[in-house]
Context: one part of a larger RNA
RNA sequence: GCCAACGAGUUAGUCGUAUAGGGUACGGUUAAGGCAGUUUCAGCCGGAGCCAUAGCGAAAGCGAGUCCGAUAAGGGCGUUUAUCUUAUGCGCUAGACCCGAAACCAGGUGAGCUAACCAUGGGCAGGUUGAAGUCUCGAUAAUAUCGAGAUGGAGGACCGAACCACCGUAUGCAGCAAAAUACUUGGAUGACCUGUGGUUAGAUCUGAAAUUGACAUCGAACCUGGAGAUAGCUGGUUCUCUCCGAAAUAUAUUUAGGUAUAGCCUUCAGUUACUAGCAAUAGGGGUAGAGCUCUGUUUGGGGAAGGGCGGUAAACAACUGUACCAACUCCUGAUAAACUUCGAAUACUAUUGUGAUUGUCUGAGGAGUCAGUCUAUGACAGCGAAGUGCCAUAGACGCGAGGGAAAGAGCCCAGACCACCAUCUAAGGUCCCAAAUGUAAUCUCAGUGGCAAACGAUGUGAAAUUGUUUAAACAGCCAGGAGGUUGGCUUAGAAGCAGCCACCCUUUAAAAAGUGCGUAAUAGCUUACUGGUCGAACGAUUUUGCGCGGAAAAUCCAACGGGGCUUAAGAUUACAACCGAAGAUGUGGGUGGUCCCGAUUUAUCGGGAUCGCGGUAGGAGAGCGUUGUGGGAGCAAUGAAGGUAGGCCGUAAGGUUUCUGCUGGAGCGACCACAAGUGAGAAUGUUGGC
Numbered sequence: 001g002c003c004a005a006c007g008a009g010u011u012a013g014u015c016g017u018a019u020a021g022g023g024u025a026c027g028g029u030u031a032a033g034g035c036a037g038u039u040u041c042a043g044c045c046g047g048a049g050c051c052a053u054a055g056c057g058a059a060a061g062c063g064a065g066u067c068c069g070a071u072a073a074g075g076g077c078g079u080u081u082a083u084c085u086u087a088u089g090c091g092c093u094a095g096a097c098c099c100g101a102a103a104c105c106a107g108g109u110g111a112g113c114u115a116a117c118c119a120u121g122g123g124c125a126g127g128u129u130g131a132a133g134u135c136u137c138g139a140u141a142a143u144a145u146c147g148a149g150a151u152g153g154a155g156g157a158c159c160g161a162a163c164c165a166c167c168g169u170a171u172g173c174a175g176c177a178a179a180a181u182a183c184u185u186g187g188a189u190g191a192c193c194u195g196u197g198g199u200u201a202g203a204u205c206u207g208a209a210a211u212u213g214a215c216a217u218c219g220a221a222c223c224u225g226g227a228g229a230u231a232g233c234u235g236g237u238u239c240u241c242u243c244c245g246a247a248a249u250a251u252a253u254u255u256a257g258g259u260a261u262a263g264c265c266u267u268c269a270g271u272u273a274c275u276a277g278c279a280a281u282a283g284g285g286g287u288a289g290a291g292c293u294c295u296g297u298u299u300g301g302g303g304a305a306g307g308g309c310g311g312u313a314a315a316c317a318a319c320u321g322u323a324c325c326a327a328c329u330c331c332u333g334a335u336a337a338a339c340u341u342c343g344a345a346u347a348c349u350a351u352u353g354u355g356a357u358u359g360u361c362u363g364a365g366g367a368g369u370c371a372g373u374c375u376a377u378g379a380c381a382g383c384g385a386a387g388u389g390c391c392a393u394a395g396a397c398g399c400g401a402g403g404g405a406a407a408g409a410g411c412c413c414a415g416a417c418c419a420c421c422a423u424c425u426a427a428g429g430u431c432c433c434a435a436a437u438g439u440a441a442u443c444u445c446a447g448u449g450g451c452a453a454a455c456g457a458u459g460u461g462a463a464a465u466u467g468u469u470u471a472a473a474c475a476g477c478c479a480g481g482a483g484g485u486u487g488g489c490u491u492a493g494a495a496g497c498a499g500c501c502a503c504c505c506u507u508u509a510a511a512a513a514g515u516g517c518g519u520a521a522u523a524g525c526u527u528a529c530u531g532g533u534c535g536a537a538c539g540a541u542u543u544u545g546c547g548c549g550g551a552a553a554a555u556c557c558a559a560c561g562g563g564g565c566u567u568a569a570g571a572u573u574a575c576a577a578c579c580g581a582a583g584a585u586g587u588g589g590g591u592g593g594u595c596c597c598g599a600u601u602u603a604u605c606g607g608g609a610u611c612g613c614g615g616u617a618g619g620a621g622a623g624c625g626u627u628g629u630g631g632g633a634g635c636a637a638u639g640a641a642g643g644u645a646g647g648c649c650g651u652a653a654g655g656u657u658u659c660u661g662c663u664g665g666a667g668c669g670a671c672c673a674c675a676a677g678u679g680a681g682a683a684u685g686u687u688g689g690c
Stems, first nucleotide, its partner, number of pairs: 001690006011094003015091010027051003033045003055062002065077004097236002100233001104226006115200009124190001126159003129155001133151007163187003168183004202218001204214002211220001239623006249262005263369002265366006277354007289342001290340002295336003300331004306325002308322004372397007380389002402413003417589004422585003428579003431563003438575006449565001455549002459546010476533005482506003487501003512527001516525002590613011624679001626676006634668002642663005647656003
């Protein structure tokens, strides 16, 4: 991992409550116990007790009333009907749907492992070094002291086996081994190693101390018990079909991943026609917008009190000038969530009418939900960031399949009862993929289409405004582009061309007191301007369509889904076709609600009409099957159950004794009821097998 078997809402209470069935209602009912009986079920007694029959008050108490109250006021609660039993739903108390802690407590078992200690034994090849002491000799007055040599054999001394330990590396990692092996390494007469016997324990012992060790277990051992501890947590919870169908919100919470009440769902009963929607009418509002009257902010200008600065003045005064500031006021232009002289659309409320295929309202039983998500729109926070947070309105997903968007919970289209080798459409598409290489007219050359901004550009189409031009434009080419004058000033210089001022006059077809380059300054080149040549269009500005650049990312192409596409198979506009879904239609069938008709066995059947039939949590209903019990047709050695391979039947669970073959070898059982150890694929499920 697979297969098989087992595996989870049960049982109890003379508990509560609701619904359904039944009994009684001359109220209902017995409990313990007793009598008789027996197959130990049933029958008959037993009225103790319980519920009901009267309530109100804290109570005395009063009583269809009573309590509060001074009250004859006013108000609260009352002015009546049940009860027993069975089944089912839910609740309560119990382990209470099942499995699951880490822990807590009690009583015991452990020091045969290991730690320390006690008692008593054992072990340490070989080699090296050579302390003290002693002896001799020398120095010496000396037996002191010193030196030398012998002797001697000390040491938590040295090297190194056994033994003990384990520094490093490799192997091993389902191992040889739940800690080893190989090589290497440390200690190796000592705080050494070791045998045997003994002592100390869990709220403890032991510890050269690491929270170490206490039998492969240690921040508190192990075993048994309390015990099915508790678990607002995780996981799991077993057959089918039918009808309806949520929530992820409010309030409160030692509350935030829990719960209670309400909201939203469902079932039953009831009351009415109340409800949604639509129309009309009547309302209040201060949002969007707009505006500047108010409150604030604010542009420019005019007037102007007051102030600043200058002058004058002995002066606090007075006078005067001012390209300074400026209350206030007038004109002008703006701005606001906490501004409003104004002011919608929607929304909301009410009345009337209409009005459902809708289901509002009331009561009762049962829930689930309290983590929501994205998209669009309106706000806030944030950066007018977020697949962000937080509200509001709507939709979808959640709980929704189908078609489109290459692929995609939330986008677009559209809501799947079943069947069909029928038709029409939606979104979206029609070269190759289902479907026109359709029609008409334009645009685009960038593979733009098929990612992106500020900004940039004689790309190109359309529109508009305004100029020049056969009295010859624009561009090119030929020629001229002069004189006063080197204008004045400044300056070393300043001559058109550093800078300042002025910017005239003359000759002219025209020529600047000079457009740019250039020189130290001149010079030189050039432009404006003019003539000629040429011969028909040429400029400027604005708006706009489609394109261009701007444009760098990590494994080739790879930023149309691919091939491929250029008077498109790209873009814009119009037209008329077609394809395209579980949508709509058609045909047949099933089923639920409502209504009608006809039959009858009166709670069923048949027919018709009409509206429905996506669905998680969840509510309600109807069934299938398993085991046993009672009743009850029957079947079976001429072969039961079971197994196996097929066939057939039913909308499903399933059925097949009235189908077949093989196997098997003794029981099975339609139908009607009842009772449950009643249905497995999941629980890191349990046991077994492979």